GlmS glucosamine-6-phosphate activated ribozyme aptamer from a Chloroflexota bacterium, 158 nucleotides, folded computationally. Model confidence (mean pLDDT): 79 of 100. Rfam family: glmS glucosamine-6-phosphate activated ribozyme aptamer. Rfam's curators write: This entry contains a glucosamine-6-phosphate activated ribozyme that is found in the mRNA for GlmS. GlmS is an enzyme that uses fructose-6-phosphate and glutamine to generate glucosamine-6-phosphate. Its family is annotated with regulation of gene expression and catalytic activity in the Gene Ontology.

RNA sequence: AGAAGUCAUGUAGCGCCUGGACUCGCCUGGACAGCGAGUUGACGAGGUGAAGGCUUAUCGAACCAUUCGGCGGGUAGCCUUCCGGCUCGCACGGUCGUGACGUAGUCGAAAAAGCGGCGAAGUGAUUCGCUGGAACAAUGCGGCUGCGAUGUGCGUAG
Numbered sequence: 001a002g003a004a005g006u007c008a009u010g011u012a013g014c015g016c017c018u019g020g021a022c023u024c025g026c027c028u029g030g031a032c033a034g035c036g037a038g039u040u041g042a043c044g045a046g047g048u049g050a051a052g053g054c055u056u057a058u059c060g061a062a063c064c065a066u067u068c069g070g071c072g073g074g075u076a077g078c079c080u081u082c083c084g085g086c087u088c089g090c091a092c093g094g095u096c097g098u099g100a101c102g103u104a105g106u107c108g109a110a111a112a113a114g115c116g117g118c119g120a121a122g123u124g125a126u127u128c129g130c131u132g133g134a135a136c137a138a139u140g141c142g143g144c145u146g147c148g149a150u151g152u153g154c155g156u157a158g
Stems, first nucleotide, its partner, number of pairs: 014072004019068001020040007043060003049082007083097004088155005101148008115132007
């Protein structure tokens, strides 16, 4: 210096809790009051060219609801500038963001929780694991088709 293996941490739908809800204990004649200690508080998919600004930051699942309410953060959207792709090059314009035209239809691959069963921890609220499970989405992505856009000028080469 390299390779392989193991472990830990991080990788932002993420973190947090002075409200609420819920549990336990104490208090009390008894308490829904008070005190203390706890639990819960968003299920995954997708997502970052750089800087600045603004804003209630994309998509569906579950549920019909405390997934209520709030705080912080943030890869979202829009605007400006820069960089980059879209032609052989440059400038301007347009469009997009390295997967670097848009849009509509259609097809394709792809989720976790919830729910049922079993198990573990806790007095409990509750939490965690396994499993039924190749369960079940949408955005986006990929294929195909339609529609729209693919500009102007200059240069170079043929």